Transfer RNA from a Clostridia bacterium, 71 nucleotides, folded computationally. It matches the Rfam family "tRNA". Lineage of the source: Bacteria > Bacillati > Bacillota > Clostridia.
RNA sequence: GCUGGUGUGGCUCAAUGGCAGAGCAGCUGAUUUGUAAUCAGCAGAUAUGGGUUCGACUCCCAUCGCUUGCU
Numbered sequence: 001g002c003u004g005g006u007g008u009g010g011c012u013c014a015a016u017g018g019c020a021g022a023g024c025a026g027c028u029g030a031u032u033u034g035u036a037a038u039c040a041g042c043a044g045a046u047a048u049g050g051g052u053u054c055g056a057c058u059c060c061c062a063u064c065g066c067u068u069g070c071u
Stems, first nucleotide, its partner, number of pairs: 001070002004067004010024004018054001026042005047063005
């Protein structure tokens, strides 16, 4: 330099173009003499910028990051 893949809470992953969810982690409360476990609740995310569409995590383009392969 060329080609392919990938980017979603703190972490690991979902989401057929139609209200972005789960597990773990965090916080609060209940329970306990106390801790752990358990239960109830809370907060927290679509890499960036455009385009298509009534509507985009999803489709298209570019940039950026990571990465497979080739040179």